[in-house]
Context: one part of a larger RNA
RNA sequence: CUGGGCGUAAAGCGCGCGUAGGUGGCACAUCAAGUCAGGCGUGAAAGCCCCGGGCUCAACCUGGGAACUGCGUCUGAUACUGGCAGGCUUGAGGCCGGGAGAGGGUAGUGGAAUUCCCAGUGUAGAGGUGAAAUUCGGAGAUAUGGGGAGGAACACCAGAGGCGAAGGCGACCACCUGGGCCAAUACUGACGCUGAGGCGCGAAAGCGUGGGGAGCAAACAGGAUUAGAUACCCUGGUAGUCCACGCUGUAAACGAUGAGUGCUGGUUAUCGCGGGUAUCGACCCUUCGGUGUCACAGCUAACGCAUUAAGCACUCCGCCUGGGGAGUACGGCCGCAAGGCUAAAACUC
Numbered sequence: 001c002u003g004g005g006c007g008u009a010a011a012g013c014g015c016g017c018g019u020a021g022g023u024g025g026c027a028c029a030u031c032a033a034g035u036c037a038g039g040c041g042u043g044a045a046a047g048c049c050c051c052g053g054g055c056u057c058a059a060c061c062u063g064g065g066a067a068c069u070g071c072g073u074c075u076g077a078u079a080c081u082g083g084c085a086g087g088c089u090u091g092a093g094g095c096c097g098g099g100a101g102a103g104g105g106u107a108g109u110g111g112a113a114u115u116c117c118c119a120g121u122g123u124a125g126a127g128g129u130g131a132a133a134u135u136c137g138g139a140g141a142u143a144u145g146g147g148g149a150g151g152a153a154c155a156c157c158a159g160a161g162g163c164g165a166a167g168g169c170g171a172c173c174a175c176c177u178g179g180g181c182c183a184a185u186a187c188u189g190a191c192g193c194u195g196a197g198g199c200g201c202g203a204a205a206g207c208g209u210g211g212g213g214a215g216c217a218a219a220c221a222g223g224a225u226u227a228g229a230u231a232c233c234c235u236g237g238u239a240g241u242c243c244a245c246g247c248u249g250u251a252a253a254c255g256a257u258g259a260g261u262g263c264u265g266g267u268u269a270u271c272g273c274g275g276g277u278a279u280c281g282a283c284c285c286u287u288c289g290g291u292g293u294c295a296c297a298g299c300u301a302a303c304g305c306a307u308u309a310a311g312c313a314c315u316c317c318g319c320c321u322g323g324g325g326a327g328u329a330c331g332g333c334c335g336c337a338a339g340g341c342u343a344a345a346a347c348u349c
Stems, first nucleotide, its partner, number of pairs: 004320003007303002012317001014201004021194003025088002030083002033081002035077008049065006091191001092188002097182002103177004108172002110154001115149004120144002125136002162169002206247006215241002220236004258316006266294001268292005274286003298305002322349003331342004
């Protein structure tokens, strides 16, 4: 390289937008570049292959043929691909209407709880554990009612529920704003899909500057436990956790399953819209769109997947090629740093 693969064996980029490229609906006309047919030219000789010949055979030498699957050119064909031109509506987009949602951003508001402060009631313990101790408390703790401050998170509702491309999103209200769905149907007329590079988003931890700091809590200190205990348990406690702006760019970033389109039996639950029965509701039936469970064909090494496919096909991208060495070294790019991305070899089994 060919071939074969990527849920769990090695392998789907964390996710999106999109450039080049690849690929692309229906019908007609035309061109004839790809494609196909035939002719001509060329495809040196030698070699390989076939039929002969010469050294006693063979190797070797030699005659003829075939082949040289290619290229050029001419003529022709027009199904498919492609070019050009005009057209179509099913793909894609889309006016009007409806409706669900923790989708995103900004500003504000609220109650419960913890902690702290103030004054009150009240007195000897409280706290903590397997048991204790460190710790707090006659300078009045714990408990209890009142007042105040501040920060963070939003019990119940809450659901295998919803929304988002992913990360993720949960009190309430207002404003700004993205996407999807349903119904009906003007309009545009292939405008589509994928996407190397590129650009953007991206949990937590971490970093820079400035705020903030209630609770929690790496580090750290002490008390226990223990042979020891740099741990598990306890009492404290600083970064951090929170906000603004900037950086970092990773993860079991998981459905360990890339995106898109078409096709292919069922059962059941649930969410949203639409339609129907009925007196509102409950409820029942049903189309479409989502989210789950079970299970047939089929697939799979098995486990399992099974209309949300890991089934049957097609298009495009990414990735894999024995284990260790190693996601390391070196180099390059990025970063304030931590480090990230790209990414070997010797050697060894």
Overview: This is a predicted structure of a 349-nucleotide part of an RNA (small-subunit ribosomal RNA, central domain) from an uncultured prokaryote. The RNAcentral record of the full RNA draws on ENA. The prediction has a mean pLDDT of 88.